[in-house]
Context: one part of a larger RNA
RNA sequence: UUGGGCGUAAAGCGCUAAAAGGCUGUUUAGAAAGUCGGAUAUUAAAGCCCAGGGCUCAACCCUGGAUCCAUGUCCGAAACUUCUAGACUAGAGGGUGGAAGAGGCAAGUAGAAUGGCCGGUGUAGCAGUAAAAUGCGUUAAUAUCGGCUGGAAUACCAAUGGCGAAGGCAGCUUGCUGGUACACUCCUGACGCUAAAUAGCGAAAGCGUGGGUAGCGAAUGGGAUUAGAUACCCCAGUAGUCCACGCCGUAAACGAUGAGUGCUAGGUAUCGGAGGAUUCGACCCCUUCGGUAUCGUUUCAAGCUAACGCGUUAAGCACUCCGCCUGGGGAGUACGGUCGCAAGACUAAAACUC
Numbered sequence: 001u002u003g004g005g006c007g008u009a010a011a012g013c014g015c016u017a018a019a020a021g022g023c024u025g026u027u028u029a030g031a032a033a034g035u036c037g038g039a040u041a042u043u044a045a046a047g048c049c050c051a052g053g054g055c056u057c058a059a060c061c062c063u064g065g066a067u068c069c070a071u072g073u074c075c076g077a078a079a080c081u082u083c084u085a086g087a088c089u090a091g092a093g094g095g096u097g098g099a100a101g102a103g104g105c106a107a108g109u110a111g112a113a114u115g116g117c118c119g120g121u122g123u124a125g126c127a128g129u130a131a132a133a134u135g136c137g138u139u140a141a142u143a144u145c146g147g148c149u150g151g152a153a154u155a156c157c158a159a160u161g162g163c164g165a166a167g168g169c170a171g172c173u174u175g176c177u178g179g180u181a182c183a184c185u186c187c188u189g190a191c192g193c194u195a196a197a198u199a200g201c202g203a204a205a206g207c208g209u210g211g212g213u214a215g216c217g218a219a220u221g222g223g224a225u226u227a228g229a230u231a232c233c234c235c236a237g238u239a240g241u242c243c244a245c246g247c248c249g250u251a252a253a254c255g256a257u258g259a260g261u262g263c264u265a266g267g268u269a270u271c272g273g274a275g276g277a278u279u280c281g282a283c284c285c286c287u288u289c290g291g292u293a294u295c296g297u298u299u300c301a302a303g304c305u306a307a308c309g310c311g312u313u314a315a316g317c318a319c320u321c322c323g324c325c326u327g328g329g330g331a332g333u334a335c336g337g338u339c340g341c342a343a344g345a346c347u348a349a350a351a352c353u354c
Base pairs, nucleotide, nucleotide: 003326004325005324006323007308008307012322014201015200016199017198021194022193023192025088026087027086028085029084030083031082033081034080035077036076037075038074039073040072041071042070049065050064051063052062053061054060091191092188093187094186095184096183097182099180103177104176105175106174107173108172109171110154115149116148117147118146119145120144121143125136126135162169163168206247207246208245209244210243211242215241216240220236221235222234223233258321259320260319261318262317263316267294268293269292270291271290272289273288274287275286276285303310304309327354328353329352336347337346338345339344
């Protein structure tokens, strides 16, 4: 617990789709549920408040009056919300046209490099470090040349670059496929926004079954270092990393910033469109529209913020909807439940203590 907040102090669900619910553009007419006005009934007495009175005063008591809130009935109002009927096009969706992109899935394929094997040349070292040693090497290593094989990743291009809802996505080609911006303003005519529940997606690690294994490399072994060294360094090296299918469902899943809409000075880069200029046609250049990204700014803005900083991609000014927070520790734990093969995940306290 009325409230005030959520970039960094506690606090934005990792992301998306979407039923319920909440909210919802312009306009006409009607209805009158909300709303507003009037009348009336009820809203016990006592008490509170006001006026007057009685106990010598007061407390106290008596008489009268008034009032909050709420409900029923009747009569009205029609701006707003709502409902009904109709209309509109600025939201939303569709169409046509050309456009950009590591968006996704699948198949194929290329070159460099590392490793292995075979063969040639060649001989005593190589590797490694701060220095060494373990290790490799006369069964011929390292080096070098040729051939073969296998796995994984794609130098340069490459960018403060692009695409995607997020996770994420990068050699090249082909097939299938999702989304986006722009131009035209042709069609529909509010069809929209958000989203508890629910469903799907979701890095890495990990798990199950089968395959694969070049390099790297938890664990592990050895060599060093050290007082010790369950490490840092070195030599090896299993799981794993890769593929298929199925689980897991978490991350500093970060912009530590929920989604949508409108409004509020700029610069730069890039993409698409239009116009100008130029040209054989383009590029470059200028103007402009839309999108994306990014940077900087206090006298080249305002505003906000505790400050840092944010600043048309807001953390400014507003509205709608959802999520979340409420001193530190105990604790994201226990118990219970759901899910999972497990690891564990989700939900989530209290005693006690400062």